The part of an RNA shown here (small-subunit ribosomal RNA, 5' domain) has 509 nucleotides and comes from Yimella sp.
NCBI's taxonomy places the organism under Bacteria, Bacillati, Actinomycetes, Micrococcales, Yimella.
Model confidence (mean pLDDT): 81 of 100.
RNAcentral holds the full RNA, with entries from ENA and SILVA.
[in-house]
Context: one part of a larger RNA
């Protein structure tokens, strides 16, 4: 000079479009954030309709029908999206490479199969307990929930037998057929969906070469250590574990410790090598109070799942129970410091579902604070007797200064009034469906009207006089001003430089 997730003084009009606890990974009131499918499945069952009875004649009570809607069972999802940088000097990153693996959903693709029984259990009633949580109570009940067999296929064995293992399930709508007074019910066929075998994507998991921090006031280090046999075990290689042999293995090209940090694209700065950083975005890893530890499932050793211990809140009838913002608000602490308990599923993306549609504090938005960036404004032309005031004077004047007044004009922006979107693609039979937002953007009104400050003027460095003080107050980046005529201190005038900003501190280059 440049840059910042800034802070801090003094000042501040308006809009775009970004950022916003660097500190305590410090404790959290309260409200949301993960649901979804009734076209899996049994049970209740709301409006409407309808018969019937009653009688008070528009009401009631009871039976059909109807299925709005629902906790449970059952399927998916919850391992995604979101935070956050505590650990980690590691194959954690980043780059190139590999291989003994696994991969819901999705895409090809070849079929094949949906046959026959079964036996529960929740919701429901009873209990029982402050609650949470629970009961070997009930001759309960269903399923695409569990299990059997049967055939089919694979695998392994030379072959048969014989053994292993894995699967199976229907469900809605629409179309026909036959029955039929109508409906239910059957049958076929379409749809969609379950299950297997094959590849493919995708995502994952392992191994290996290079590369990227300080420290020798840390020189030796290591026994599952290094290798091999075998065996377990993992989706799979491997000392990953064990047994049993061997006695190796790494190190001054820095092992081994000890500090320090997430790593990267990237970002600042630089003429470039370099150096410094890793906020916001994006890509990896790693955490979810704190340690540890496994179900479950394709997928975790799981942030809003479960078990154990601990530290810490809470509740309580004292027997026992409950929780986990490094999600989005938001609150108390720590700090020099960082934001609303906001609208809204319209878009985009995510789950469920056949759809419609639910749910999404992912996202869109909207508020707040000049935290940067970036544009726009605070007027334009005229106007000298150089007015008045201030300052400064050699007292003649200079200068503030075309700067005011004055006259003529404009009207962005702010301000009023009218109009008023694009995002809307799909989705709905249609009619309709925007959070933002009555915003942006257009027109029309008045009126110069409502909008300038901040640092600095000895050198470096642009820009000088007066008073005032008198080594005192005080300035100061460096050099140095200041002890009676200070261009360096106050402070006024005037100038210089930036401008809704100007300075100052702190960090980097």
């Nucleotide at each position: 000079g440049g840059a910042c997730a800034a802070c801090c003084g003094c000042g501040g009009g308006c809009g775009g479009g970004g950022g916003g606890u660097u500190u305590a990974a410090c404790c959290c009131a309260u409200c949301c954030a993960a649901u979804u499918c009734a076209a899996a499945c049994g049970a209740g069952g709301a409006a409407g309709u309808u018969c019937c009875a009653g009688c008070u004649u528009g009401u009631u009570g009871g039976g059909g029908u109807g299925g709005a809607u629902u906790a449970u069972u059952g399927g998916g999802g919850a391992a995604c999206g979101g935070g956050u940088a505590a650990u980690u000097a590691a194959c954690a990153c980043g780059u190139g490479a590999u291989u003994a693996c696994c991969u819901u959903c999705c895409c090809c693709u070849c079929c094949a199969u949906u046959u026959u029984g079964g036996g529960u259990u929740a919701a429901c009633c009873c209990u029982g307990g402050g609650a949470a949580a629970g009961g070997a109570g009930g001759u309960u009940u269903a399923a695409u929930a569990c299990g059997g067999g049967a055939u089919a296929u694979u695998c392994a064995a030379a072959c048969a037998g014989g053994g292993u293992g894995g699967c199976a399930g229907g469900g809605u709508g629409g179309g026909g057929u036959g029955g039929g007074g109508a409906a239910a019910g059957a049958u076929u066929u379409u749809u969609u969906g379950g299950u297997g075998g094959g590849g493919g994507a995708u995502g994952g998991a392992c191994u290996c070469g290079c590369g990227g921090c300080c420290u020798a006031u840390c020189a030796g280090c290591u026994u599952g250590u290094u290798g091999g046999u075998g065996a377990g075990g993992u989706a799979g290689u491997g000392g990953c574990u064990c047994a049993c042999c061997a006695a190796g293995g790494c190190u001054u090209u820095g092992a081994c410790g000890g500090g320090u940090a997430g790593c990267c694209g990237g970002c600042c700065u630089g003429a470039g090598a370099g150096g410094g950083u890793g906020a916001c975005c994006g890509g990896c890893c790693a955490c979810a109070c704190u340690g540890g530890g496994a179900c479950u499932g394709a997928g975790a050793c799981a942030c809003g799942g479960c078990c154990c211990a601990g530290a810490c809140u809470c509740c309580u009838a004292c027997g026992g129970g409950a929780g986990g913002c490094a999600g989005c608000a938001g609150u108390g602490g720590g700090g020099a410091a960082u934001a609303u308990u906001g609208c809204a599923c319209a878009a985009u993306g995510g789950g469920c579902g056949a759809a419609a549609g639910c749910c999404u504090g992912a996202u869109g938005c909207a508020g707040c604070g000049a935290c940067g960036c970036c544009g726009c404004g605070u007027g334009a032309g005229g106007g000298a007797u150089g007015a008045c005031g201030g300052c400064c004077u050699u007292c003649g004047g200079g200068u503030u200064g075309u700067a005011a007044a004055c006259c003529u004009c404009u009207u962005u922006c702010a301000g009023u009034a009218g109009g008023g979107a694009c995002g809307a693609a799909g989705c709905g039979a249609g009619a309709g469906u925007g959070a933002c937002g009555g915003u942006a953007c257009c027109u029309g009104c008045a009126g110069a009207a409502g909008a300038a400050g901040c640092a600095c003027c000895g050198g470096c460095u642009a820009a000088c006089u007066a008073c005032g003080u008198g080594c005192c107050a005080g300035c100061a980046g460096c050099c140095g001003c200041g002890g009676u005529a200070a261009u360096a201190c106050g402070u006024a005038g005037g100038g210089u430089g930036c401008g809704a900003g100007c300075g100052u501190u702190g960090u980097c280059c």